Model confidence (mean pLDDT): 85 of 100. This is a predicted structure of a 1408-nucleotide RNA (small-subunit ribosomal RNA) from an uncultured prokaryote.
RNA sequence: GAUGAGCGCUAGCGGUGCGCCUAAUACAUGCAAGUCGAGCGAGGCUUCGAGCCGAGCGGCGGACGGCUGAGUAAUACGUUGGUACCUGCCCUAUACUCAGGGAUAAGCCUCUGAAAGGAGGUCUAAUACCGGAUAGUCUCGUAAGAGUAAAGCUUUUGCGGUACGAGAGGGGUCUGCGGCCUAUCAGUUAGUUGGUAAGGUAAUGGCUUACCAAGACGAUGACGGGUAGCUGAUGUGAGAGCAUGAUCAGCCAGAAUGGGACUGAGACACGGCCCAUACUCCUACGGGAGGCAGCAGUAGGGAAUCUUCCGCAAUGGACGAAAGUCUGACGGAGCGACACCGCGUGAAGGAUGACACCCCUCGGGGCGUAAACUUCUUUUCUGAGUGAUGAAAUUUUGACAUUAGCUCAGGAAUAAGCACCGGCUAAUUACGUGCCAGCAGCCGCGGUAAUACGUAAGGUGCGAGCGUUAUCCGGAAUUACUGGGCGUAAAGCGCGCGUAGGCGGUUAGUUAAGUUAGAUGUGAAAGCCCCGGGCUCAACCUGGGAACUGCAUUUAAAACUGGCUAACUAGAGUAUGGUAGAGGAUAGUGGAAUUUCCGGUGUAGCGGUGAAAUGCGUAGAGAUCGGAAGGAACAUCAGUGGCGAAGGCGGCUAUCUGGACCAAUACUGACGCUGAGGUGCGAAAGCGUGGGGAGCAAACAGGAUUAGAUACCCUGGUAGUCCACGCCGUAAACGAUGUCAACUAGCCGUUGGGGGGCUUGUCCCCUUAGUGGCGCAGCUAACGCGAUAAGUUGACCGCCUGGGGAGUACGGCCGCAAGGUUAAAACUCAAAUGAAUUGACGGGGCCCGCACAAGCGGUGGAGCAUGUGGUUUAAUUCGAUGCAACGCGAAGAACCUUACCUACCCUUGACAUACAGAGAACUUUCCAGAGAUGGAUUGGUGCCUUCGGGAGCUCUGAUACAGGUGCUGCAUGGCUGUCGUCAGCUCGUGUCGUGAGAUGUUGGGUUAAGUCCCGUAACGAGCGCAACCCUUGUCCUUAGUUGCCAGCACGUAAUGGUGGGAACUCUAAGGAGACUGCCGGUGACAAACCGGAGGAAGGUGGGGACGACGUCAAGUCAUCAUGGCCCUUACGACCAGGGCUACACACGUGCUACAAUGGACGGUACAGAGGGUUGCCAAGCCGCGAGGUGGAGCUAAUCCCAUAAAACCGUUCGUAGUCCGGAUUGGAGUCUGCAACUCGACUCCAUGAAGUCGGAAUCGCUAGUAAUCGUGAAUCAGAAUGUCACGGUGAAUACGUUCCCGGGCCUUGUACACACCGCCCGUCACACCAUGGGAGUGGAUUGCACCAGAAGUAGUUAGUCUAACCUUCGGGAGGACGAUUACCACGGUGUGGUUCAUGACUGGGGUG
Repeated sequence: GAUGAGCGCUAGCGGUGCGCCUAAUACAUGCAAGUCGAGCGAGGCUUCGAGCCGAGCGGCGGACGGCUGAGUAAUACGUUGGUACCUGCCCUAUACUCAGGGAUAAGCCUCUGAAAGGAGGUCUAAUACCGGAUAGUCUCGUAAGAGUAAAGCUUUUGCGGUACGAGAGGGGUCUGCGGCCUAUCAGUUAGUUGGUAAGGUAAUGGCUUACCAAGACGAUGACGGGUAGCUGAUGUGAGAGCAUGAUCAGCCAGAAUGGGACUGAGACACGGCCCAUACUCCUACGGGAGGCAGCAGUAGGGAAUCUUCCGCAAUGGACGAAAGUCUGACGGAGCGACACCGCGUGAAGGAUGACACCCCUCGGGGCGUAAACUUCUUUUCUGAGUGAUGAAAUUUUGACAUUAGCUCAGGAAUAAGCACCGGCUAAUUACGUGCCAGCAGCCGCGGUAAUACGUAAGGUGCGAGCGUUAUCCGGAAUUACUGGGCGUAAAGCGCGCGUAGGCGGUUAGUUAAGUUAGAUGUGAAAGCCCCGGGCUCAACCUGGGAACUGCAUUUAAAACUGGCUAACUAGAGUAUGGUAGAGGAUAGUGGAAUUUCCGGUGUAGCGGUGAAAUGCGUAGAGAUCGGAAGGAACAUCAGUGGCGAAGGCGGCUAUCUGGACCAAUACUGACGCUGAGGUGCGAAAGCGUGGGGAGCAAACAGGAUUAGAUACCCUGGUAGUCCACGCCGUAAACGAUGUCAACUAGCCGUUGGGGGGCUUGUCCCCUUAGUGGCGCAGCUAACGCGAUAAGUUGACCGCCUGGGGAGUACGGCCGCAAGGUUAAAACUCAAAUGAAUUGACGGGGCCCGCACAAGCGGUGGAGCAUGUGGUUUAAUUCGAUGCAACGCGAAGAACCUUACCUACCCUUGACAUACAGAGAACUUUCCAGAGAUGGAUUGGUGCCUUCGGGAGCUCUGAUACAGGUGCUGCAUGGCUGUCGUCAGCUCGUGUCGUGAGAUGUUGGGUUAAGUCCCGUAACGAGCGCAACCCUUGUCCUUAGUUGCCAGCACGUAAUGGUGGGAACUCUAAGGAGACUGCCGGUGACAAACCGGAGGAAGGUGGGGACGACGUCAAGUCAUCAUGGCCCUUACGACCAGGGCUACACACGUGCUACAAUGGACGGUACAGAGGGUUGCCAAGCCGCGAGGUGGAGCUAAUCCCAUAAAACCGUUCGUAGUCCGGAUUGGAGUCUGCAACUCGACUCCAUGAAGUCGGAAUCGCUAGUAAUCGUGAAUCAGAAUGUCACGGUGAAUACGUUCCCGGGCCUUGUACACACCGCCCGUCACACCAUGGGAGUGGAUUGCACCAGAAGUAGUUAGUCUAACCUUCGGGAGGACGAUUACCACGGUGUGGUUCAUGACUGGGGUG
């Protein structure tokens, strides 16, 4: 785009078309084929008119028209030719139309049957029937000759009849070509093919019969099977094609199913006959009737297809002389949006842009001039009137028709829907829902913000329709003729030879089959296309033209192809002479090695492995020496070397034998290439028969390994491997590349042959046939190929057409078997695949890191602290969950905090803004209550002012609103963790690539570093690295109070205490200093590295802050902010008590220990950094102590916290559950605080648990580090073993990078991309689906053999009967019936084939 359409929603009108695609199923009822009295005789009516009706006989017509598409793959159709034929009615020509005969239906009578009907007797006519005459013609015959006709009716010039020609139209028959699938149908055929003769027919012909011959058809697809009416045309398409064959038109076929003939011009006959069968109906049970695939209509089937209408007015048909009759053909109407076409549902104006509805950022926007409203019109509608064409005719004649059209009246009056809005694809928002409900053509949408579901609003498209389903064509170059491919995506047969076929070198002549051009005939009409015309337009109808690309005949041309003829030598081949070779076959022969056997020597192991064991060995192995046997394979040479068609071929010799190459000449003269079928060869394994058997070695056995180990490893070991003969016929049979031929840059090897050169060499050059490596052009999706093509061409063959199912099933063929070959379908998926790219990954390379190693100290065991899980609970609030949650949020839960629970209580609210009213605010006291709160009560009238008022606060009221630690971190911002302080991540321009992308960023070095250097189709740049910042280490300058005190004084028991000083320390500002700068070596004259000097510090000096692009939907809605959702007398607010502190248990992080490097006691030293007025708190006094008292000083370099501890010097303990360890518990206290019960810390006295260094496993740390020792701070009323910070003492070890973990770079493979925690294979279990086998069972169809044989036709006929003619009257001729023979439908029996369905059980397959 289309449709004979169906379904859903909707629907105003008209025109024109179309309307059982399924059950060729069954049919009630009515109608669809009659007509003629001018062919005939009865009968009846009558107005008595040669009027009317009219059964029957007779004629013509029922072979047309109408319907359907079952069958049919050719007895069909289309197209082109042919002829051995027929032809009623019609046109035309000629001739004739004479004279007779016998019957019969109807009628009447009789009988019979339920009916349908039938039988007998008797009467009668004809254009019915039958002789005779005539015959130009016609038929037969060589001829003579023989044979064959007629019908009359009528008022009419009329209508007929017979014979024979001619025409037109119609038909029969033959023929070339054309149009479906299947080879898993390969052979078919006996009247079969041909001939002769005869029969038959309208006619040719095996059409039929007899005889003769053995043919005929077939890979150019016979025979068989399946499907199907064919065509003009129709739909689509640029075309070529592909699909279809409704309506209309041509042809064919059919008429319930099967068979048959009769009549006739024509039939083997839709509304005729006979028979058989099935079904239906009637019946008196004896017997009869019927055929809608005609028009309507009914049932049924189905998704689905109309009125039991009107009329012969028109067109056409039958009959008739005509009038006319008949006509479900036809003309019309009806029903159906089924299709196409046309029209309408109003038009103009109308903005406070109304209301409603929808959205909203709440401002507004949309619907929208849309509506209302004003004016206008009347197609349509309703009513009335008028009124055709179609009728052709002198008159008459209209179903449609209450028509079309026209006129008038009325009144905007009667008339809009459907689908869609994620992309393809024009058109978006809100709400509802929450992987549900649902959508979906493909991709896909839906799991709480859905432009995708449902609804609404808006929008888009089409519009009396719109969607959807089904089907066809297109897009699809996706079967490729036009117009595809086969190295790796599907696809080259494993390789030769060769048949048919296809294709074929040069020259000349001829021919004209192909080819080209012209002409003629045909290619029906309709349709399509063009130009006109008619319905108001269009659809529709109509006139003319063009076209119908075809077929046939004919004329011409002769280039090319073909045929024929004659020649040629460039293709191909033969001859001569050489060459190389694992080419093949057979026979013989050789040495090394393995094994076995025999003998000698000799003694304890051998063998084997990662390590072992099985095994062999004291009965003498292994080792070694000598001898013997036997089988198999041929080291070195050996080579991208050679040979062969491929498979393949390797010691040496001989014989036989195939092919190739080279050189030069001669010869043949296209002899060629390819090759469907066919045929031969064809590795290994395997099979059969007979040998052989050393080594090796499936199966098998044992030993190991392992979770297991039906494996890898080891010890043994049988088929087999070997030979002969015969099968098999497959391989990643690979160059994954068919064979042949031609052409198209180079360079470098190598094998065989030939030629040339000189400088004669291990030389160079040329050429030819092989065999390799690069590479230009070109090709290719890329990879790659590239004279050995995958380039450019030609010839021929084979093969492919999404993945799976499946190279499977069934069938055929082959095979002894194993199996091979040929080769589907159902079903299922939306992919499967190739090449390349970027990542990621890997038991690849390089490098780095407390990553391992080397060390030190821990954790894991104990007790306790703390966090988590779990459990419990009214609640144990919430979050964090591998590293990267778990002394985490929490820098501090007794109340508060607090979010949780239980009770009580408030509702504009504890908090914010706005409005109105009232009141200063505020405050005292009492009562009830757990408190919140409630009630009562006392004092108090404030501030600013322009005098209008204003600001603040409190109470009351009403409404907007407040409030939420409620949900969603997977809607978010911000912040943070992690990889990781790892060295990476990118961009611009250029270049390369079809592209994704690459290059840069790779490479050689070097670095902590993508740090730097060199190289380089790249050149530059950005974010990272480094540096800049802070701190610490040295020095200098400046400044000296609260800090300092060397020198000078004063003073004290002592102290920078005092005067003073500014040197030192220190404080805190500013500078200096370090840069591989210098020297030597290494390195590439580089970057850099190594060593050294100097220096406080040396190669980033130490530490900190600083965290690229990104990853983890990482964490956080409970810091905060925030979209959406939810709650609103509660999920909000207040308050009391409780809980977050529970406790069979498990884990993480810590503290204290287990002791002598220690505990206890006594004594003596040395820090840093902090904090302090709601504070730190001195001295003094009291207390064993926690602490109390006290109050000086200090807003701090001044005073206080504040004694640092380990250390050091002494004493004691003596290896013990202890003078270790301190849990737990009892008692007594202190402090904070409203409060210490749940549930604080500390002190004293007493008690004195586990624990004696910790399994598997695991953590931290590389120097002022680990370890160890104490100190301070934040939070805080109080409450650290936590956290953050400070200093004191102060180690050990690092060979090194094999391994574990993580990371960076390069490379490679990949079937991974959610990226190896990936992907993915098979069995088993369950469910469903289709399918193969299957004892069978049931249908359909068909072959063969046989039985049977209705009706009918033909033959025969002895029985019966018999009007026309003949007769010699006896009869005959002829006919009918009957009988019988042949053919034959239905039917039956037996046995096969094909196919469909079904089947216990069973096999594999698919999906989940």
Rfam family: Bacterial small subunit ribosomal RNA.